[in-house]
RNA sequence: CAGCUCUCGCGGGAGAGGCCGAGUCAUCGCGCUCGGCGCCGAAGGCGCAACCGCCCCGGAAACGCUCAGGCAAAAGGACCGCGAAGCGCGA
Numbered sequence: 001c002a003g004c005u006c007u008c009g010c011g012g013g014a015g016a017g018g019c020c021g022a023g024u025c026a027u028c029g030c031g032c033u034c035g036g037c038g039c040c041g042a043a044g045g046c047g048c049a050a051c052c053g054c055c056c057c058g059g060a061a062a063c064g065c066u067c068a069g070g071c072a073a074a075a076g077g078a079c080c081g082c083g084a085a086g087c088g089c090g091a
Base pairs, nucleotide, nucleotide: 001090003089004088006086007084008083009082010081011080012079017037019036020035021034022033023032024031038071039070040069044067045065046064047063051059052058053057
């Protein structure tokens, strides 16, 4: 000194029942809890594997499973862009 990893901030960000029943709440719903059926996958988790590596073994997806999470809005949200500080790696 630019870049990369991690962290933080800002912006963008999909899918699927505003389902049914009961209870509860200052709120009488579009809240909360429990039960039930139907769905979604892009927090997380797990699994297979192309592939990769230091090849004993290990890493590994936006694929798959839906445990968790979610199915009006809000919140969350893989990932993308921009910015910032710090640490580490590298030149």
Predicted 3D model of a 91-nucleotide RNA (Glycine riboswitch aptamer) from a Pseudomonadota bacterium. The sequence was found by an Rfam model in a public genome assembly.